Context: one part of a larger RNA
RNA sequence: UGUUGGACACUUGAAGGGGUCUUUCCCUAGUACGAGAGGAUUGGGGAGGACGAAGCUCUGGUGCACCAGUUGUCUCGCUAGAGGCACAGCUGGGUAGCUAACUUCGGAACGGAUAAGCGCUGAAAGCAUCUAAGCGCGAAGCCUUCUCUGAAACUAGGUGUCCCUAUCAGGGUCCUGGGAGACUACCAGGUUGAUAGGCAGUAGCUGUAAGCAUGGCAACAUGUUCAGGCGAGCUGUACUAAUAGCCCGAACGG
Numbered sequence: 001u002g003u004u005g006g007a008c009a010c011u012u013g014a015a016g017g018g019g020u021c022u023u024u025c026c027c028u029a030g031u032a033c034g035a036g037a038g039g040a041u042u043g044g045g046g047a048g049g050a051c052g053a054a055g056c057u058c059u060g061g062u063g064c065a066c067c068a069g070u071u072g073u074c075u076c077g078c079u080a081g082a083g084g085c086a087c088a089g090c091u092g093g094g095u096a097g098c099u100a101a102c103u104u105c106g107g108a109a110c111g112g113a114u115a116a117g118c119g120c121u122g123a124a125a126g127c128a129u130c131u132a133a134g135c136g137c138g139a140a141g142c143c144u145u146c147u148c149u150g151a152a153a154c155u156a157g158g159u160g161u162c163c164c165u166a167u168c169a170g171g172g173u174c175c176u177g178g179g180a181g182a183c184u185a186c187c188a189g190g191u192u193g194a195u196a197g198g199c200a201g202u203a204g205c206u207g208u209a210a211g212c213a214u215g216g217c218a219a220c221a222u223g224u225u226c227a228g229g230c231g232a233g234c235u236g237u238a239c240u241a242a243u244a245g246c247c248c249g250a251a252c253g254g
C1' cells in the first nucleotide's frame, strides 16, 4: 500500500516448519521349542541415554550492586575512625538477574490409505490359481493425530462491539519506565495515576558496627548487640517526575 467507509478486540485454518529416536532390566518363563547347549513370540511393568522445550523452587556457577576480613602506601593535624590507589589490591561470602552440571515436561496411543509379503472368493483354462472383476490383513515409512507460524490464503475469510451531529471512534507525537529491546518494535503507565525515583517497612545477604564500659602489662576478649551496613526482589505511600498541549484520522461508503 492492498484487503472497496473508519476502528478496536477475538478468531477460522489454506499452506508451511518442527517433532517422530533408542538402550537395558524384571514378570509372563527357564515356559513354548530343543537330545543338550541354549532359548523365545506375545502381553505387562521399571530404570536409563542422547535430543528438545520451558524454568530458577532445589544443587551450584557468576554476580566490577552489596557485607566482612586483611597487606603496602597516601590523605583527613595526631589517637581512634574513615577515605583514595595498588588487576575489582588480595581473600571469604552473596540478593535480584543471567545460567547448567540443576528442576519439570516431551516422543505416546488411536485412526486412514498402502509397500514387500500373507490371504478370501474366483474365472479365462469344467481342475488349479491372491487377480483378470471383486474383497481383506499388513511397516520405525506416507496422511492425520501432537506442537509452532499462519487472512498478502489476491476467492485477501469469519464473529462481536463502536463511530460517522466533528471537539468522531480510534491512533500517534511527547513523557515515566521494563517483563521488551541494536534502532525500531512490543509491553506497563501518564494525576480518574503506584510507571520510575524518593521515603517507610520487609523476604534476603553479610556476620555482631561505631562509641562507651569491664577484664588484661599488652595483643586482644567480653557486654551493650543475631548488632551495624546493604537490600536490583516484595508491600505500602503522590513527596518528585509522567504537566499543558499538538498532529493524523471525516461526514453512510466503486
Stems, first nucleotide, its partner, number of pairs: 005163007015149004021049007033038001051106005059100004066093005071086006111143002117137004164253001170248004174190005195241003198237005204230003211224005